[in-house]
Molecule: Lysine riboswitch aptamer
Organism: uncultured Ruminococcus sp.
């Protein structure tokens, strides 16, 4: 260098079902007509809306379960760049957010707690900090201490 492996509530993805999202957005009908430096990310041009009542009535993201697939830098996060993509009432310009891709950096893993961000959410995800646990290698009589996945074990 190559090949094959190990950690465990182990990681990620697809499909199906279910709850939530929510009686919300939106649509229809009736009444009302507020006119304003009003609202819809900013500008221009349009369009719609603002309040009450009734009727109809979602979806996406995220979640749980089942099952299948790919795996053990599995994967996640941050940043720059790219991008003919998607969303933000319509068109154009711009901004923001998301999806995808390369590169760089950080993190062994899951759990719990606190704080923060995202989110409709008290679900959940992510980040930071701490606590013990676990796996691995080194030192150590033992206890313990220290290191990190660009690691460790086996074969060649």
């Nucleotide at each position: 260098g190559a090949u094959a492996g190990a950690g465990g509530c182990g990681c990620g993805g697809a499909c199906u079902u279910u709850a939530u999202c929510a009686g919300u957005a939106g649509c229809c009908u009736g009444c009302a007509c507020a006119c304003g430096c009003g609202c819809g990310c900013g500008g221009a041009a349009a369009c719609g809306c603002c309040g009450c009542a009734g009727g109809c009535a979602a979806a996406a993201g995220g979640a749980a379960a089942g099952c299948c697939c790919g795996c053990c830098g599995a994967a996640g996060c941050a940043g720059c760049c790219g991008c003919c993509c998607u969303g933000u009432u319509u068109u154009c310009c711009g901004g923001c957010a998301g999806a995808c891709g390369u590169c760089u950096g950080c993190u062994g893993g899951g759990a719990c707690a606190g704080c923060g961000c995202a989110g409709a959410a008290c679900a959940u995800g992510c980040g930071c900090u701490g606590u013990a646990c676990u796996g691995u290698c080194g030192c150590u009589u033992u206890u313990g201490c220290g290191g990190g996945g660009u690691g460790c074990u086996a074969u060649u």